[in-house]
């Protein structure tokens, strides 16, 4: 240095293949329960959808650059 893949909530993943106000499960937090805690159960909070631009009435979703991890390939020693 070139090629591919991957980036959404703390962690794991989805969004019906552009459509309206981004969701689940874990987890945290609060209520209920319980002698007390665990297990359940109900509820909230938590999101610059990696950046930055572009098409488009409308982008997580197409376009291009750039970051950041992962693969391969090559070059220097």
């Nucleotide at each position: 240095g070139g090629g591919g893949c991957u980036g959404u909530a703390g962690c794991u993943c989805a969004a019906u293949u552009g459509g309206a106000u981004a969701g689940a499960g874990c987890a945290u937090c609060a209520g209920a329960c319980u002698a007390c805690g665990a297990a359940u159960c109900u509820g909230a909070g938590g999101g610059u959808u990696g950046u930055g631009g572009g098409u488009u009435c409308g982008a997580u979703u197409c376009c291009c650059g750039c970051c950041a991890g992962c693969c391969c390939c090559g070059c220097c020693a």
Transfer RNA from Verrucomicrobia bacterium UBA3783, 77 nucleotides, folded computationally. It was read from a public genome assembly. The prediction has a mean pLDDT of 81. NCBI's taxonomy places the organism under Bacteria, Pseudomonadati, Verrucomicrobiota.